[in-house]
Molecule: small-subunit ribosomal RNA
Organism: Pinus lambertiana
RNA sequence: AGAGUUUAAUCUUGGCUAAGGAUGAACGUUGGUGGCAUGCUUAACACAUGAAAUUCGGACGGGAAGUGGUGUUUCAAGUGGCAUAUGGGUGAGUACUAUGUAAAAAAUUACCAUUGGAAGGGGAAAAACAGCUGCAAAUGGCUACUAAUAACCCAUAGGCUGAGGAGAAAAAUGAGAAAUCCGCCCAUGGAGGGGCUCACGUCUUAUUAGUUAGUUGGUGAGCCAAUUUCUUACCAAGGCAAUGAUCAGUAGCUGGUCUGAGAGGAUGAUCAGCCACACUAGGAUUGAGACACAACCCAGACUCCUCUGGGAGGCAGUAGUGGGGAAUUUUCCGCAAUGGGUGAAAGCCCAACGGAGCAAUGUCGCGUGAAAUCAAAAGGCCCAUAGGCCAUGAACUUAUUUUCUCGGAGAAGAAAAGUGACAGUAUCUAAGGAAUAAACAUCGACUAACUUUGUGCCAGCUGUCGCAGUAAGACAAAGGAUGCAAGCAUUAUCCAAAAUGAUUAGGUGUAAAGCCCCUGUAGGUGGCUUUUCAAGUCUGUUGUCAAAUUCCAAGGCUCAACCCUGGAGAGGUGGUAGAAACUACCAAGCUGUAGUUUGGUAGGGUCAGAGGGAAUUUCUAGUGGAGUUGUGAAAUGCGUUGAGAUCAUAAAUAAAACCAACGUUGAAAGCACUCUGUUGGGCCGACACUAACACUGACGAAUGAAAACUAGGGGAGAAAAUGGGAUUAGAUACCCCAGUAAUCGAAGAUGUAAACGAUGGAUACUAAGUGUUGUGUGUAUUCAUCCGCGUAGUUUUGUAGCUAACACAUUAAGUAUCCCACAUGGGGAGUACAUUCACAAGAAUGAAACUCAAAGGAAUUGAUGGGGGCCCGCACAAGUGAUGGAGAAUGUGGUUCAAUUCAAUGCAAAGAAAAGAACCUUGCCAGGGCCUGACAUGUCAUGAAUCCUCCCAAAAGAGAGGAGUUCCUUUGGGAACGCGGACACAGGUAGUGUAUGGUUGUCAUCAGCUCAUGCCAUAAGGUGUUAGGUUAAGUCCCACAAUGAGCACAACCCUCGUGUUUAGUUUCCAACAUUGAGUUUGGAACACUGAACAGGCUGUCGAUGAUAAGUUGGACGAAGGUGAGGAUGACAUCAAGUCAUCAUGCCCCUUAUGCCCUGGGCAACACAUGUGCUACAAUGACUAGGACAAAGGGUCACAACCCCUCGAGGGAAAUUUAACCUCAAAAAACCAGCCUCAAUUAGGAUUGUAGGUCGCAACUUGCCAACAUGAAGCCAAAAUCGCUAGUAAUCGUUGGUCAACCAUACAUCGGUGAAUCCAUUCCUGGGCCUUGUACACACUGCUUGUCACACUAUGGGAGCUAGCCAUGACCGAAUUCAUUACCUUAAAUGCAAGGAGGGGGAUUUCAAAGGUUGUUUUAGUGACUGGAGUAAAGUCGUAACAGGUUAGCUAUACUUGAAGGUGUGGCUA
Repeated sequence: AGAGUUUAAUCUUGGCUAAGGAUGAACGUUGGUGGCAUGCUUAACACAUGAAAUUCGGACGGGAAGUGGUGUUUCAAGUGGCAUAUGGGUGAGUACUAUGUAAAAAAUUACCAUUGGAAGGGGAAAAACAGCUGCAAAUGGCUACUAAUAACCCAUAGGCUGAGGAGAAAAAUGAGAAAUCCGCCCAUGGAGGGGCUCACGUCUUAUUAGUUAGUUGGUGAGCCAAUUUCUUACCAAGGCAAUGAUCAGUAGCUGGUCUGAGAGGAUGAUCAGCCACACUAGGAUUGAGACACAACCCAGACUCCUCUGGGAGGCAGUAGUGGGGAAUUUUCCGCAAUGGGUGAAAGCCCAACGGAGCAAUGUCGCGUGAAAUCAAAAGGCCCAUAGGCCAUGAACUUAUUUUCUCGGAGAAGAAAAGUGACAGUAUCUAAGGAAUAAACAUCGACUAACUUUGUGCCAGCUGUCGCAGUAAGACAAAGGAUGCAAGCAUUAUCCAAAAUGAUUAGGUGUAAAGCCCCUGUAGGUGGCUUUUCAAGUCUGUUGUCAAAUUCCAAGGCUCAACCCUGGAGAGGUGGUAGAAACUACCAAGCUGUAGUUUGGUAGGGUCAGAGGGAAUUUCUAGUGGAGUUGUGAAAUGCGUUGAGAUCAUAAAUAAAACCAACGUUGAAAGCACUCUGUUGGGCCGACACUAACACUGACGAAUGAAAACUAGGGGAGAAAAUGGGAUUAGAUACCCCAGUAAUCGAAGAUGUAAACGAUGGAUACUAAGUGUUGUGUGUAUUCAUCCGCGUAGUUUUGUAGCUAACACAUUAAGUAUCCCACAUGGGGAGUACAUUCACAAGAAUGAAACUCAAAGGAAUUGAUGGGGGCCCGCACAAGUGAUGGAGAAUGUGGUUCAAUUCAAUGCAAAGAAAAGAACCUUGCCAGGGCCUGACAUGUCAUGAAUCCUCCCAAAAGAGAGGAGUUCCUUUGGGAACGCGGACACAGGUAGUGUAUGGUUGUCAUCAGCUCAUGCCAUAAGGUGUUAGGUUAAGUCCCACAAUGAGCACAACCCUCGUGUUUAGUUUCCAACAUUGAGUUUGGAACACUGAACAGGCUGUCGAUGAUAAGUUGGACGAAGGUGAGGAUGACAUCAAGUCAUCAUGCCCCUUAUGCCCUGGGCAACACAUGUGCUACAAUGACUAGGACAAAGGGUCACAACCCCUCGAGGGAAAUUUAACCUCAAAAAACCAGCCUCAAUUAGGAUUGUAGGUCGCAACUUGCCAACAUGAAGCCAAAAUCGCUAGUAAUCGUUGGUCAACCAUACAUCGGUGAAUCCAUUCCUGGGCCUUGUACACACUGCUUGUCACACUAUGGGAGCUAGCCAUGACCGAAUUCAUUACCUUAAAUGCAAGGAGGGGGAUUUCAAAGGUUGUUUUAGUGACUGGAGUAAAGUCGUAACAGGUUAGCUAUACUUGAAGGUGUGGCUA
C1' cells in the first nucleotide's frame, strides 16, 4: 500500500468478498514445561450445607472452674458502649434527583487531629438470675429482686434572640501503688466525608408536534441539617418546545480498552472513581450517617417445618448444587503480609486479603536435541525405466544435559524482639542417561506451497469468483511442498481496508441524486471608509482534568512478559494580564449592490368588451340522374323516398392559413385574426434622490399543461368507451364506417407530467469568430442606408480549463464565494401500515421481512436489422433445357430380420466413402474350431526348406506313407525356412473425431486478413485499410498523420489458339518412280508430332477524365483489354466430417470384443424421399446405303484376317511391349424407302421358353443374346434446379476399378450447335461505408405479463390471547404526621385530688399490592384473502430491444385472458 468479482474486451459508477489487528470467548484436533494474568457475557432463575461481623470483664449485675479461706485465672447468656451505613457482590432499573468537566452557597458531620472551658447534687426503675406457668415449634406470660459509662431530675457555663423571655449539658463507684492514663460534656475552627444548587457535554425515532395543572411565579404558614412548590392555603397565568419539548425504544456513567496514519468508529469484563439495587413492591425505627445485602413492620409470589392452632426463609458475599446455555474453576490453606472492626493493651474476628488447586482461556519465556562421517540402507512416491524425490543425512560413532529422574543444601518475603499459610516452594549442588516431549491447517486465483491414484454434475468442496458430466493441480486418498508451532484451524463479534455518510475528505446533464415554478418568515451569508468596544479570535501566565493505563528515561526478577521509580506532551475547561488585523457590536460617513424619479422603447405578457373573413357540418330550394365513400385490396355505410356533384340563401360551433424566423414575451405552466379599453414586468439613455435598504430561503402562502371531478349551459369538427366491417391461427389491436363522455364558455375543486436544458438561485472573473431581436451613440451622407463603438437578450462554432467518456465551454458542466434541495448497490417499492390533504379518482410523507452478486453509465470491436447509401454473382429478370407425375436403376430413411456391418444427415448427407458386396472382399449373423495365437521381436529344443500320394470332414483341420538333405564357416558355430515348448507379449474395423495429429468439406476464387514504426485515445481500440475516382480485384491513381511491409489478388506454371526455328520415324507426299497398298526410292515445302523461341503490353490513333488511374470507339492483328480453360483456396468460422485409410493418448476385451472355416446377410419390402436413365414420339421410329473425329487402353493383354452360329458367342490365329499391330463400328448428320397420329412399326417394363459366357461355384444373387409377352406413361399441381458461347441442348467415343457384373454412375474425348441479358425495383448470397441495438452461445439472440405446481417471508382480516407504561373513578395493609370526649402510666411537679408528659386503642389525610370499570399502547395468534419473492427444461400469446415491423416513453382516463390497446396533452432518451 493494495487485491478478487458486472464485460467479447475497455474506462467509470457501485455494491459484495478476502488479506490485518483484537476478544472475559466457544467448537474440532493435538498437547512437554515455567512465569504473569484471567475465568456465568445466558436465568437480577431457584437454592441443600458450612463458614463470610464481631469485640470490650479496664462500663455493669452475675455464672462457672479451682481453692480450707483471701486472692488469682477464666467464660460471655443478659444490661451497656462502639461497629454492623465500611469491606465484598451485581448491573435489574435509570436518557436523568445519574454521570463527566468546571464552578457556587444556604447548611451538616461519629471516629481523627487543634484551641479554650466544664465535670456540683439527687432519687427512681427494668433485664439477666429465681419461682410459677402457656406452647408442637418459633416464642412467650405473671410474680418478686438488682447494678451501671443504661434512663431521669435540679444547679451552672457557653451559645440563640433588638428586648422581654423561652428552651437547654455532663460519666463516674473505669484502670493504676501513684504520677497519671483512657473516656464523658460544651464551644471553636481543621481535615476528610456526605447532602443541596447551577453551566456545559452524554444513544435512536417526527410514521411521536404540541406538552405541563403543584404545572411556572408570588405572599403567608408548615417541614428539613440546609436552599427550594419540598408540603399546604390564597393570588397571577405562566413554564417547556422545530437549537426537537412530550411520548416511545434501547442503555448503568467515567478513567479507560480495541482499532485507525490521523480525524474518528466500536466498546465500558478484569483494575480504579461515581451511581443504583439486595426475592417483588410499600414503609418507617435506630443512628453522626440507612429509609439499611447477612436489621425491623406490612402486602405479594415462591420454598420449607407443623401436633393444622401457627411459624421459618431470602447466596446479585465465598465455596458449592440444580437449571439455562456454545460456554466459565475448589463445598482448599492462612490471618505470616496489606488493610478493616473492637479493646488501655495482650489479643480476638475478617470467604476483605495473602496463597495454593482446576482450565493452553490469554500472554511472555524455554525445550523436544548437537556435531562429525559413508554415493548414501530398507521402504514409500513419481518415472521418459535413464533416473529422480523423501534425504543440506535413518542406522552407526562421539560429546553435552536446558528439561527429566533421584539424592543433598535451602531462602528473601518480618524496617527493634516474636510471628511464614505459601513451602521443603524458588534457588544452588552431586549422580544418571538422548534419555521424558510435535502437532495443526493449507497447496485453482486472491495467497506462500504440485503431482499420482480413485470418483464421474455422483459423492462432495466453497470466504468470493467458482470446481466436479472418464485424462479434476479445486472432491477423496497417497507422496511431496508451504505456513505456523504447544499450539493450529473454524465459528461469532468489533475496528481497519471503506474517500462505502466524505470536518480532515466525495457527489447530483446521461451512472442513485436539482423541489414544476415563484414569493417570502425564521435562520445562514453579506459592499467601501473611519472610530469605539473587546464577545469571537490571537498571545503570555496560572489553577484543574484522582490513581492506574498510554508514551519517554532509568531500575528489579538470568531474559521477556510482569513489577517499580521519576518525567513529559497534546487536547478540554476555569481564572488573570495583554493585542486589535479580521468577524460581531456602537457611532459617523461614501456610492460600484439595490431601489426611486424622469425621457424613450419592443413585445402572441394579463384581463374585459366589440367586430370581420376562410373552412367544415346541417337545414331549405333549384339543376341533374347512378353511383358514392373508403382501402394494400375490400366490405360495413350513404343513395331512384334522388345520394355524390353543382348553385343560391340561412343557421351553428370550434379554430385562427399566408406573415412565421434556431424570432418575441412571461417565474413557470403558457401565450398568435382585427380593433378598443385596462393592467404587470423588462430594456435603453440621463439630471437628480435614498444610502447596504442585499443574496438565499427550512416551515408557510400564491400560480400550476393534459386528463379526470361537481352543478347548470353549449355541442360544428374530431373522438376514449361502444357497435359494425375487414385483417388474422386468434385480433378484445393496427386499417375502414359510425359514435357517447370529455374537448368549448362561466364558477368551483384537483395539484400531477419525459412539469426537461433530464443542468436550483445569486455575485465576480476567465481567448476569439459568426448570425439574430430590442435600444443608445460616433463618423460619412440631402435622406434611405452602410461602417464602427456600447448595452440587454438569443442561436451556433471553438481555445484554455473541466469531464468516466459523450460532451460543456462568457447563457459553463471552467475558476471561486454564499444559501437551499436531494442521493448513498439492484429488486421488494414509490408498495404496506400510519398520518395529513381531497367530493372522488387519488396526492404528499414513506418502511421492513425476504432475495441477488451484481444492477447501471459512456465509449470500442463484432454480429445483426422486415435501417440507409454504393457494388458484385445465372441472384432476379430475359431466354433455354430439365426435376417434381410414369417405369425400371441406384442411394437414403423407415420397417422387417438370426444378421440386414459401420459411418455420412439443411445449403456443405443421400449414383457420396464404394475407381466394381456371388466366395474372397466383410467389418454383421448362425454353426464348427484354435489359444504365444493368422502377424512381429527375444529365448530353448528340433528339423533343411520343399514336393507328392492316400484317408476322415461342409471346410478349417486331423491322421498315414513316401521323396528330399540347402548356403557360409576361423569347424566352435551362424543364416534363411518349418515344427514343438515356456514366458514377456501379439491381436482388436471394440469406445471416445467433444483428448488428438494428419487430411477434407464449407463460406469462397469472396477480396479480404494483418504487421513494424509513427501519431491519436486514460483504455478497449483507432489511424494505415477511410474520402474522391477506377477496377474482376485492398486493381491502380489522387488526397490524407501516416510511412512502409507481409499473407491473399494479379503474374510466374500447364493445356488450347498464330507464327518462326530446329528435328524428321512409326508421321507427311508437291515433283518423281512404282504398287493391291506412301509398299519402296527420294525429299522434309505443306500437314502432323516433339522441343525451343516469338507474339498482346491499353503498345498505337481519336474522344472523355483532373494533365492521373482509367473508360469508350477505331486501326493493326491468329488473338484486344484477365484471349479461353485448368492447377493454385489468405486470416478466420462451423467442438463441421473422419479413431473404419493411416498415425495416436486414455479406457476396455485377452479360452475372447482376438484368430481360422462353411453357410447366410450387406440384395429383405405396406411405404416416404434424393440423384441420374428410358420415354411418352413425325424436329420421330424402323430398314438400307455410303461419309467425317478426338482422346485413350492393350503381353496371364488387345486381338485383325478367315470359318461356324439368327445372335450372344465359338473355333483357329497374323501382328503388336505400340505415331507401326489391335480394341475400332464413331453416332447424330446426309441420302433413299417405309410407317401416318394410333397406347401405334412410338414406349419398352414385366413374365415365359430354350441358350451363351466369366468363374472352384451364378438358388438366395451376375451379365449377355434369341424368340415370345408388350405394363405404366400422351409432357406432368404446388414448388424447384442447371446454363451467358464453341456455352446450353443433342450425338456418340474411350478409360479407371476389373476373372465377371448391378456403369443408366464417375472421369474423359471429340461431332452438330442455339436463344437471351431492357435493367438492378424485387427474391437469394456476398463485399465496403454509415446508422440503431437492452444481442456477444452474437436474431435459431434477448426478453415481458397472466395462468398452473412447489416453497418462503409479508400486508389486510370477524375476532381471540398475553403484557408494559400512563391515566379517570371506587375500595384499600403497614407506617409517619395530625386529631382524640376511650384505656393506661416508675422517675420530674403537687400536701392531696390531680395535671403535664409517655404508651395503647380509635379516627382523618396520604397510600403499596390487588380488585371492578373505561381509555391508550405493544406483541402473538386467526377461517379467509391481497399482492411480492424464489424455483432446469409447464401453458397462452409476443408487449420491449433494429424504424422490433403500429417509433418508444410519459401524466391521466376508459377498456381488455395476459403482456397490452385507445383517447387527450407532453418529451426525444